[in-house]
A computed fold for a 1505-nucleotide RNA from Chitinophaga pinensis, annotated as small-subunit ribosomal RNA. NCBI's taxonomy places the organism under Bacteria, Pseudomonadati, Chitinophagia, Chitinophagaceae, Chitinophaga.
RNA sequence: AGAGUUUGAUCCUGGCUCAGGAUGAACGCUAGCGGCAGGCUUAAUACAUGCAAGUCGAGCGGUAACAGGUGUAGCAAUACAUGCUGACGAGCGGCAGACGGGUGAGGAACGCGUACGCAAUCUACCUUUAACUGGGGCACAACCCCGCGAAAGCGGGGCUAAUUCCCCAUAAGAAAUUGGUGUGGCAUCACAUUAAUUUUAAAGUUCCGACGGUUAAAGAUGAGCGUGCGUCUGAUUAGCUAGUUGGUGAGGUAACGGCUCACCAAGGCGACGAUCAGUAACUGGUGUGAGAGCACGACCAGUCACACGGGCACUGAGAUACGGGCCCGACUCCUACGGGAGGCAGCAGUAAGGAAUAUUGGGCAAUGGACGCAAGUCUGACCCAGCCAUGCCGCGUGCAGGAUGAAGGCCCUUUGGGUUGUAAACUGCUUUUAUCUGGGAAGAAAUCUUCUGUUUCUACGGAAGUUGACGGUACCAGAGGAAUAAGCACCGGCUAACUCCGUGCCAGCAGCCGCGGUAAUACGGAGGGUGCAAGCGUUAUCCGGAUUCACUGGGUUUAAAGGGUGCGUAGGCGGGUUUUUAAGUCAGCGGUGAAAGCUCCGAGCUCAACUCGGAAAUUGCCGUUGAUACUAUUAAUCUUGAAUUUAGUUGAGGUGGGCGGAAUGUGUAGUGUAGCGGUGAAAUGCUUAGAUAUUACACAGAACACCUAUUGCGAAGGCAGCUCGCUAAACUAAUAUUGACGCUGAGGCACGAAAGCGUGGGGAUCAAACAGGAUUAGAAACCCUGGUAGUCCACGCCCUAAACGAUGAUUACUCGAUCUGUGCGAUACACUGUACGGGUCUAUGCAAAAGCAUUAAGUAAUCCACCUGGGAAGUACGACCGCAAGGUUGAAACUCAAAGGAAUUGACGGGGGCCCGCACAAGCGGAGGAGCAUGUGGUUUAAUUCGUUGAUACGCGAGGAACCUUACCUGGGCUUGAAAGUUAGUGACCGCUCUUGAAAGGGAGCUUUCCGCAAGGACACGAAACUAGGUGCUGCAUGGCUGUCGUCAGCUCGUGCCGUGAGGUGUCGGAUUAAGUUCCAUAACGAGCGCAACCCCUAUUUCUAGUUGCCAGCGAGUAAUGUCGGGGACUCUAGAGAAACUGCCCGCGUAAGCGGUGAGGAAGGUGGGGACGACGUCAAGUCAUCACGGCCCUUACGUCCAGGGCGACACACGUGCUACAAUGGUAGGGACAGUGAGUUGCAAGCCGGUAACGGUAAGCUAAUCUACAAACCCUAUCUCAGUUCGGAUCGAGGUCUGCAACCCGACCUCGUGAAGCUGGAAUCGCUAGUAAUCGCAUAUCAGCCAUGAUGCGGUGAAUACGUUCCCGGGCCUUGUACACACCGCCCGUCAAGCCAUGGAAGUUGGGGGUGCCUAAAGUCGGUUACCGUAAGGAGCCGCCUAGGGCAAAACCAGUAACUGGGGCUAAGUCGUAACAAGGUAGCCGUACCGGAAGGUGCGGCUGGA
Repeated sequence: AGAGUUUGAUCCUGGCUCAGGAUGAACGCUAGCGGCAGGCUUAAUACAUGCAAGUCGAGCGGUAACAGGUGUAGCAAUACAUGCUGACGAGCGGCAGACGGGUGAGGAACGCGUACGCAAUCUACCUUUAACUGGGGCACAACCCCGCGAAAGCGGGGCUAAUUCCCCAUAAGAAAUUGGUGUGGCAUCACAUUAAUUUUAAAGUUCCGACGGUUAAAGAUGAGCGUGCGUCUGAUUAGCUAGUUGGUGAGGUAACGGCUCACCAAGGCGACGAUCAGUAACUGGUGUGAGAGCACGACCAGUCACACGGGCACUGAGAUACGGGCCCGACUCCUACGGGAGGCAGCAGUAAGGAAUAUUGGGCAAUGGACGCAAGUCUGACCCAGCCAUGCCGCGUGCAGGAUGAAGGCCCUUUGGGUUGUAAACUGCUUUUAUCUGGGAAGAAAUCUUCUGUUUCUACGGAAGUUGACGGUACCAGAGGAAUAAGCACCGGCUAACUCCGUGCCAGCAGCCGCGGUAAUACGGAGGGUGCAAGCGUUAUCCGGAUUCACUGGGUUUAAAGGGUGCGUAGGCGGGUUUUUAAGUCAGCGGUGAAAGCUCCGAGCUCAACUCGGAAAUUGCCGUUGAUACUAUUAAUCUUGAAUUUAGUUGAGGUGGGCGGAAUGUGUAGUGUAGCGGUGAAAUGCUUAGAUAUUACACAGAACACCUAUUGCGAAGGCAGCUCGCUAAACUAAUAUUGACGCUGAGGCACGAAAGCGUGGGGAUCAAACAGGAUUAGAAACCCUGGUAGUCCACGCCCUAAACGAUGAUUACUCGAUCUGUGCGAUACACUGUACGGGUCUAUGCAAAAGCAUUAAGUAAUCCACCUGGGAAGUACGACCGCAAGGUUGAAACUCAAAGGAAUUGACGGGGGCCCGCACAAGCGGAGGAGCAUGUGGUUUAAUUCGUUGAUACGCGAGGAACCUUACCUGGGCUUGAAAGUUAGUGACCGCUCUUGAAAGGGAGCUUUCCGCAAGGACACGAAACUAGGUGCUGCAUGGCUGUCGUCAGCUCGUGCCGUGAGGUGUCGGAUUAAGUUCCAUAACGAGCGCAACCCCUAUUUCUAGUUGCCAGCGAGUAAUGUCGGGGACUCUAGAGAAACUGCCCGCGUAAGCGGUGAGGAAGGUGGGGACGACGUCAAGUCAUCACGGCCCUUACGUCCAGGGCGACACACGUGCUACAAUGGUAGGGACAGUGAGUUGCAAGCCGGUAACGGUAAGCUAAUCUACAAACCCUAUCUCAGUUCGGAUCGAGGUCUGCAACCCGACCUCGUGAAGCUGGAAUCGCUAGUAAUCGCAUAUCAGCCAUGAUGCGGUGAAUACGUUCCCGGGCCUUGUACACACCGCCCGUCAAGCCAUGGAAGUUGGGGGUGCCUAAAGUCGGUUACCGUAAGGAGCCGCCUAGGGCAAAACCAGUAACUGGGGCUAAGUCGUAACAAGGUAGCCGUACCGGAAGGUGCGGCUGGA
């Protein structure tokens, strides 16, 4: 000091989360020792038991217990007596029980803190000073007697002492009254002094040393009271107060005071937050933090409050008294039922509550306290010990060597390697700690006793003796022996640390992001590693990080946030100069700021923690002395801020009146006739009763075209015909006047579009609602026809808008350019200066960016308003306002990890521009209808094996399913296996025969080696072993291959430049092209993969070559044929070349290039065709071609065999074939190809058969042989019909292949002769040698279900105006809430579950207040009868009052039938509102309507074009 998390990526805003520290902690796992500290945070709940406050005999009367003595009796034990002594129960008396100890309930207060004050006070014990201590008397306890009571206890009578009480005396420097003098002070007054009068004291004991007593003064200590300042939250608490505020008088108190009372006055407090409500002991300090702060207030220390709840006084120096009293109440206990007793928030302890907090211990040895002359007694204060890892600190669990890098574990690429790991074993060493043995403290100084010194006494000193709970503890020494001692959490990122196995969106993890759906470093286990360590993690809480409430130190155009606008009160802030004061401010000095704590230095425990000493700090408050710049204050003055004056100018500024024309509607009348109107198209509607149209006249209301603009005015809302009245403002110029009069502005007041409300008018148009017509799946809408409130006026309300510049007001400063409105100056109408307005662009600067930029979002200042994650929600409740609608103010529970801004790249748009493609259009031919073939779906089945499924599956894998293939089914078999490899062994194998079986297989038999000199080899069988095998799964683990976008023109890189960045530029722009093809321009310059070219075929030609091809000329020959000799001319064959490049010309153009019926050329603008497929997309297809990771099967999911199935058939779809006929069918005759194939073959010819075919057979391993090309042409016939079209289906008979044609082959012949007469919606192909049409060949193959596929040639068209539209694509641009990218996103109702919450008839509870009734104890007051000599008391009465009761109301909280909305939830229903022009631009306010999103009206906004 930061990090993770919104996005495809980026920057920003913003929340959530983490890493750190801390704790009086708790929980989980674990645990060796010691030191120091800490230990009921909850129930201020209830308490058994013991202890926690007594002491003094040197105050007193005394003698219950103990001890001693004495006496009497007794032999003695013993008994009795005796206060005689030590002592002492109970009692009187004194002092102390007001300290010490506990707790934090209450209390928001002079309670606490701090600083002052008391001229308004008290103070026992202690110290100092002064004086005194004389005399007398009456009682009451104890004790004795009597009585009551269960007890607690009480009553009566009698005797009695005192340091108890009372009286008298004495007494002032005390107190009181009156008077005088002086000094001082902030007022009342204080102090000093003086005169007179009045009043008030005392206690003894004694060992003679002493201890006491009284009065007065002073000190010290402690206490009381007052005041300034500081001290939590809420305004959804705004008014509170009757002893209240003050005065006079009295009472009361130690003392001031409404503290109390009588009377008088009407005050006092409050937005600087009264009152009310909630919460809380306060402080020194503690935690954290860089600090400022924030949070806390355990332990220790100071203060306060309380002592079962409440009230009250007594005693006393001191209490309204924790271990005192009285009363009321609740609770517990005892009881003889009449009545009594009690108060652990003292120390232990118990119960309860709780996540949770200890021993019913020892001792007064030390420190401190009470009493006492003292010894001493008491002391749960205190000192110690016990329990607890609760915290902090320290120590240890060993150290060194040791590689075969052991074994084992784990992992991997597995004859091996890595890791655990010098770790272990093993060798040597050490002994802290633990155990045992022995020694053994400091803390102790005093007091007291004895002796002694100084000394008048008191007092101080020296020596000896006496006293230790802890504790035989700390500590020291010795002994033996590595011996007695390591865990916890984590390992996806943040965050240090990685692999295997298991699991399979399950089980589970999780602080945030998120992991888990078969290869999980994220779950569980293991190995390994990382971190800390006697602890480690988790949970809870606080601070930090969080500059995320921002004083230090934030913001408000668009992210949350500027009030709708103005005027103005309080407040805040405020121009120049001089002066006054010294409040703020600054400086010096003084007082205080307790100790502890923190910091520094030093010291003591072996170190540390801990403790001790010193210093510093304590940033504060108070006083005092100064300073006077600034702020403030006082007194003057100034003119520049502000205002006023004069003269002008400007404008849709406001308000009231008058007037005007156009349009619209209506009415009347005329002309006129069949439609009008309306829409995408229609219909509703109007119209022959005369509409619409047109003309004239009349009436009505509303709004003011053109001018009009980027204009003007106004504070905003807003303002527009012309004119008049009234009125406001701004600006300019110029003088003069006032002299800071200013700025802002919480509350407050006023204004405030539209809609809406009330009353009364008005009502032409338009038009929510409503009605009808359309559209539609529906249409509560968009469109149309109507139409009411309303729209208009007057008066009164409402008070909200995207009331926006989403930008508060004011002042000052800060480069420029340009346009414009209105003035002024100077002028020639140019041009220019100046002031105030309105705009655009731009520099510095600012900003997250977009952008802003003298009209700031720049630089500064003042004041106000507002914000602090999203949702819930501008909702609920409360309050105020309103006639209502509603407005203003304005939460929480709960829920999410985001919500959001700007910009980027894509994708998309029922956005735009440009362009292309058989994309449309123009054409030609199909398919969709029929029959059949084939594939698919579905269904069926034992099986109908599997894959492929929009385009990009469906005559596809399959370029050949009768067996085989074959993967499927049924059945029968095999298990190292059907096949392959290695190694022993055997010697044959092959072949043949018989038997069983459906076959596979089983059994039996015959025959029997080869090569080599040898070693050995070949071949076959075969046990065992290592290997197998799988068309089983995963194409979403993969390779390879392939489809598609798409042969579309794109996709990128280096360097540079721009941008915070994603990214951009280049690749855009202007042209051009088939093309990111090329040119020009250019912050880009270049380059790569693509395009093109290079390759192949084809079109022309040259050269070479000339067989099997060819045959012009020559020759020979035949019935005929290049048949033969021969030839290379031609065709052809197949090698090498040439040729085409916009090269030439014309036109256009800067160029690239384009155009031309141009020339030339076989070919002309890539000539035609092919191969060739960029970065990538579709988790596209294929694990069944093959390969391969992982998983699965192993007498089976492997393998062999037979039979069946893959061929099923109500049906649906795709692709084809054949047709429906005359451009045709049939019959006869005739002509012309090319690619390919062929010896297990192609087969001429001949013979047989109607034919398929059979027989025979020449030729050919092929430019040599083999194959009728068909359409076409000619002739004949058919004559428009279910036909001489069409051929399905079925019957019969055959042929061929093959072990075998039943399921399930093809072909032939004869017979049969179905549907079908050109095909609905919709749809496919094709732009030239193409479509269409015709046949031929081949692969596979025994044969063939081929009408398929792949090739080949023959014949051979039509059309393209063009790019509006459909589809697909490319580039640029625009919008976006999409990025899984429009098959996207997303809204609301309804239905279901869960959660929190509002209202609510009621109901329950709580605290507080008010009024009335009653009233204990008690103080105070009064008082004749009773007691007492008296003082006084009893009793009674009165006031007040805790408590109790009653009443009405307010507040807060819980609960509730029912009810309202809200949030969340993987798959529900209805629609499609929003995001693209989201398909009607959206949104804001308002009103009405509607299942719902929503629709419509009116006004507004751009955050739309």